[in-house]
């Protein structure tokens, strides 16, 4: 240091950098405190929120907040979409349908929820870019709540 081969830690709106840009150091050239270029090391690089019955497929992912090379660019992932199956709820049981343990749909309307950016705010680390962490504020989806609409089938079994 390189294989193997076990054990622990462990993130899913996560996770990484090879393009761009910055930052230190070296070093070459020039018009020399500077600029170009290489080389070596670093920083950046998506900011919350909702979101899982299982398996395969296939596509490559919902909502908003911000508008900066910070969210530019890209790679791997993934609870999202559709399809098939198989398990559950909807009536005891088949089938048909529809949904997903909070187990019907839509539309409208309400209350309620964040984090980053930001701040002559406080803090600590880093030679620097620049990184954490505290205090302050504001969504939309989906959930909920009202209302209105549209569905709650077929059979058979069982009770009166």
């Nucleotide at each position: 240091c390189a294989u193997a081969g076990a054990g622990a830690a462990g993130a899913a709106g996560c996770g990484c950098c090879a393009g761009g840009c910055c930052c230190g150091g070296g070093u070459g050239c020039g018009g020399c405190g500077c600029g170009c270029g290489c080389c070596c090391g670093g920083g950046u690089g998506a900011c919350g929120a909702g979101g899982a019955a299982g398996a395969g497929g296939c596509c490559g992912a919902u909502c908003g907040a911000a508008c900066a090379a910070c969210u530019c660019g890209g790679c791997g992932g993934a609870u999202g979409g559709c399809c098939u199956c198989u398990c559950g709820g909807c009536a005891g049981c088949a089938c048909a349908g529809u949904c997903g343990a909070u187990a019907u749909g839509g539309a409208c309307g309400g209350a309620g929820c964040a984090a980053a950016c930001c701040g002559c705010g406080g803090c600590g680390c880093g030679c620097g870019a620049g990184c954490a962490c505290c205090c302050g504020a504001c969504a939309g989806a989906g959930g909920c709540c009202g209302u209105c609409c549209a569905g709650c089938g077929u059979g058979c079994a069982u009770c009166g």
Molecule: glmS glucosamine-6-phosphate activated ribozyme aptamer
Organism: Dehalococcoidia bacterium